[in-house]
Context: one part of a larger RNA
RNA sequence: CUAGGCGUAAAGCGCGCGUAGGUGGGCAUUUAAGUCCGACGUGAAAUCCCCCGGCUCAACCGGGGCAUGUCGUCGGAUACUGGAAGUCUUGAGUGAUGCAGGGGAAACUGGAAUUCCCGGUGUAGCAGUGAAAUGCGUAGAUAUCGGGAGGAACACCAGCGGCGAAGGCGGGUUUCUGGGCAUCCACUGACACUGAAGCGCGAAAGCUAGGGGAGCAAACAGGAUUAGAUACCCUGGUAGUCCUAGCCGUAAACUAUGAGAACUAGGUGUGGGAGGUAUCGACCCCUUCCGUGCCGACGCUAACGCAUUAAGUUCUCCGCCUGGGGAGUACGGCCGCAAGGUUAAAACUC
Numbered sequence: 001c002u003a004g005g006c007g008u009a010a011a012g013c014g015c016g017c018g019u020a021g022g023u024g025g026g027c028a029u030u031u032a033a034g035u036c037c038g039a040c041g042u043g044a045a046a047u048c049c050c051c052c053g054g055c056u057c058a059a060c061c062g063g064g065g066c067a068u069g070u071c072g073u074c075g076g077a078u079a080c081u082g083g084a085a086g087u088c089u090u091g092a093g094u095g096a097u098g099c100a101g102g103g104g105a106a107a108c109u110g111g112a113a114u115u116c117c118c119g120g121u122g123u124a125g126c127a128g129u130g131a132a133a134u135g136c137g138u139a140g141a142u143a144u145c146g147g148g149a150g151g152a153a154c155a156c157c158a159g160c161g162g163c164g165a166a167g168g169c170g171g172g173u174u175u176c177u178g179g180g181c182a183u184c185c186a187c188u189g190a191c192a193c194u195g196a197a198g199c200g201c202g203a204a205a206g207c208u209a210g211g212g213g214a215g216c217a218a219a220c221a222g223g224a225u226u227a228g229a230u231a232c233c234c235u236g237g238u239a240g241u242c243c244u245a246g247c248c249g250u251a252a253a254c255u256a257u258g259a260g261a262a263c264u265a266g267g268u269g270u271g272g273g274a275g276g277u278a279u280c281g282a283c284c285c286c287u288u289c290c291g292u293g294c295c296g297a298c299g300c301u302a303a304c305g306c307a308u309u310a311a312g313u314u315c316u317c318c319g320c321c322u323g324g325g326g327a328g329u330a331c332g333g334c335c336g337c338a339a340g341g342u343u344a345a346a347a348c349u350c
Stems, first nucleotide, its partner, number of pairs: 003322004007304002012318001014201004021194003025088003029084003033081002035077007042069001049065006091191001092188004096183004103177007110154001115149007125136002162169002206247006215241002220236004258317006266295011299306002323350003332343004
């Protein structure tokens, strides 16, 4: 490379937007590039294969045939693909009317709790553990009442519930703003899918500058434990955790399952909508669309399991894998302030 694969054996880029490219709905017309057919030309000879023949056989040799191409020219066919021009509405989109939501950004704001400070009451303990000790306390702690300061996080509601492409998102109010779903028509008329590059977003930790710092807490110190204890437990405690601006670009970034489309039994929850039935009305019940769970038929799977939210049956496009170690390392390139990231070998060895 081919081929076979990618939930757990090696393998789905963390996620999106999107260029080139690849692929692409119904109908009729046209063209004849791909495609198919025919004729002619050419595809040297030798070799290979088949048939016949010549050396007594064979090797060898002679004759004939077959075969050989992304080939050329001409003529023809028009189902499919492509090109041209036209048309349609089911794919896609726009508008209208509604709906749900911790989707995003900024500003303002609330109560509970922890800590600290001030004052009152009050006296000998408090704290902590398996047990202790370090620690705090007669300079009045802990407890309790009142007042104040400050930072961070938002109990109940809360739910295998919601929203978001993913990361993720939860007190309240306001402003700005993205997306989604349903319904009925109306409109555009294939405008679509995927997506190498590229661009953007991207938890935590970490970095730069300036703020902030209540609680928690790497490092660090002390007390214990222990043979030792650079730990687990305890008392403290600094970066950090928070905010603003800018970097970093990685995670078991997981559904370990790429995106889109179609088809293939059901049952049962739950969230959002619409229609019907019923009713005075609301529930209940039925149908249907979108989401999110569980259980299961066919089928699939090495098994586990998956099963209309597929890992079933198919199509399109992208990414990735190719024995273990060496190694996600070295070297080089690119990126970064750094930490490092990304791309990514070989010798050697089993």
Model confidence (mean pLDDT): 88 of 100. A computed fold for a 350-nucleotide part of an RNA from an Elusimicrobiales bacterium, annotated as small-subunit ribosomal RNA, central domain. Rfam family: Bacterial small subunit ribosomal RNA. Rfam links the family to the GO terms structural constituent of ribosome and ribosome. The source organism's lineage runs through Bacteria, Pseudomonadati, Elusimicrobiota, Elusimicrobia and Elusimicrobiales. It was read from a public genome assembly.